Transfer RNA from Salinispora arenicola CNS-205, 72 nucleotides, folded computationally.
The sequence is in RNAcentral, with records from ENA.
The same sequence occurs in records of 2 taxa.
Rfam family: tRNA. Rfam describes the family as follows. Transfer RNA (tRNA) molecules are approximately 80 nucleotides in length.
RNA sequence: CCCGCCGUAGCUCAGUGGUAGAGCACCCGGCUCUUAACCGGGAGGACGUUGGUUCGAGCCCAGCCGGCGAGC
Numbered sequence: 001c002c003c004g005c006c007g008u009a010g011c012u013c014a015g016u017g018g019u020a021g022a023g024c025a026c027c028c029g030g031c032u033c034u035u036a037a038c039c040g041g042g043a044g045g046a047c048g049u050u051g052g053u054u055c056g057a058g059c060c061c062a063g064c065c066g067g068c069g070a071g072c
Stems, first nucleotide, its partner, number of pairs: 001071001003069005010024004018055001026042005048064005
């Protein structure tokens, strides 16, 4: 320099154009002599960023930023 993949909650990941979710972690409560386990509830994300397409974008397109991999 060139090519590909990835970027969504604290962590690991879903979400393939129409109200952003799950598990774990965290907080409150139940159960228990107590802890763990188990059960119920809660908080937490304008989805890396800027623009474009669209009535509507996490999702499609482009630039940039970051990570990983391959080539020269």